[in-house]
RNA sequence: GCCCACGUAGCUCAGGAGGCAGAGCACAUUCUUGGUAAGAAUGAGGUCGGCGGUUCGAGUCCGCCCGUGGGCUCCA
Numbered sequence: 001g002c003c004c005a006c007g008u009a010g011c012u013c014a015g016g017a018g019g020c021a022g023a024g025c026a027c028a029u030u031c032u033u034g035g036u037a038a039g040a041a042u043g044a045g046g047u048c049g050g051c052g053g054u055u056c057g058a059g060u061c062c063g064c065c066c067g068u069g070g071g072c073u074c075c076a
């Protein structure tokens, strides 16, 4: 330098071919208990890596950039 994959909640990850962002764990409150753990109910938490483009509409499609991982090649 080139190629591929990935980047979504605090963590691990979904989100077959665009149509109002989700799950599990963790966290908060409440219930239950003599008190914990376990269990149950409710809730909070996101500019979907960044900037543009296409589109009525982008997490999803296109371009560039950044980061992580892997592979390949050339020169000295």
Base pairs, nucleotide, nucleotide: 001072002071003070004069005068006067007066010025011024012023013022019056027043028042029041030040031039049065050064051063052062053061